[in-house]
RNAcentral holds the sequence, with entries from ENA and MGnify. A computed fold for a 72-nucleotide RNA from Methylomirabilis sp. (SeqCode), annotated as transfer RNA. The prediction has a mean pLDDT of 82. NCBI's taxonomy places the organism under Bacteria, Methylomirabilota (SeqCode), Methylomirabilia (SeqCode), Methylomirabilaceae (SeqCode), Methylomirabilis (SeqCode). Rfam family: tRNA. Rfam's curators write: Transfer RNA (tRNA) molecules are approximately 80 nucleotides in length.
RNA sequence: GCCCCUGUAGCUCAGCGGUAGAGCAACGGUUUCGUAAACCGUGGGUCGGCGGUUCAAUCCCGCCCGGGGGCU
Numbered sequence: 001g002c003c004c005c006u007g008u009a010g011c012u013c014a015g016c017g018g019u020a021g022a023g024c025a026a027c028g029g030u031u032u033c034g035u036a037a038a039c040c041g042u043g044g045g046u047c048g049g050c051g052g053u054u055c056a057a058u059c060c061c062g063c064c065c066g067g068g069g070g071c072u
Base pairs, nucleotide, nucleotide: 001071002070003069004068005067006066007065010024011023012022013021018055026042027041028040029039030038048064049063050062051061052060
């Protein structure tokens, strides 16, 4: 330098065009003399950035940035 994969909640990851979810974590509650566990509930997201396509983009296209891999 070229090619491929990848970027979504604090963490690990779903989500193949129609208002974004799970598990764990956090917080509150029940229980306990107390803690943990268990059970119930709650909050938390500019979907890496800028443009484009579309009535509509996390999703499709281009460029850029970060991470991983391959080739020379």